[in-house]
RNA sequence: UCUUAUCUAGAGUGGCUGAGGGAAAGGCCCUAAGAAGCCACAGCAACCGAUCCUCUAAAAAGAGGAUGUCCGGUGCUAAUUCCUACAAGGUUAUUACCUUGAAAGAUGAGA
Numbered sequence: 001u002c003u004u005a006u007c008u009a010g011a012g013u014g015g016c017u018g019a020g021g022g023a024a025a026g027g028c029c030c031u032a033a034g035a036a037g038c039c040a041c042a043g044c045a046a047c048c049g050a051u052c053c054u055c056u057a058a059a060a061a062g063a064g065g066a067u068g069u070c071c072g073g074u075g076c077u078a079a080u081u082c083c084u085a086c087a088a089g090g091u092u093a094u095u096a097c098c099u100u101g102a103a104a105g106a107u108g109a110g111a
Stems, first nucleotide, its partner, number of pairs: 001111007012041005020030003025084003042077003047073002049070001050067007081104001086101006
């Protein structure tokens, strides 16, 4: 970089340090009652792996399901991916609001 699945659920404390952070623009938020980062421990989830069961199947293999009391590989632990932007449709007198999709992004798996 490409392909593909998921993204309204869930889960934080301590130490070091000290001013930013929430991807980017706008908004709206968080933050010296301590941001980001690093470390330690803890937790969440169940993508991959593992174990077991069922089905197809001669086998290889495939499909579905269960288990986190499963000491594995990642990931995650403010706010729906915090919201919006772009397109279509709808409501409303208007500001505005609602729905769906896309784009962008994040994570996993594969190339």
SAM riboswitch aptamer (S box leader) from a soil metagenome, 111 nucleotides, folded computationally. The coordinates come from a structure-prediction model, not an experiment, and the mean pLDDT is 83. Rfam family: SAM riboswitch aptamer (S box leader). Rfam describes the family as follows. The SAM riboswitch is found upstream of a number of genes which code for proteins involved in methionine or cysteine biosynthesis in Gram-positive bacteria.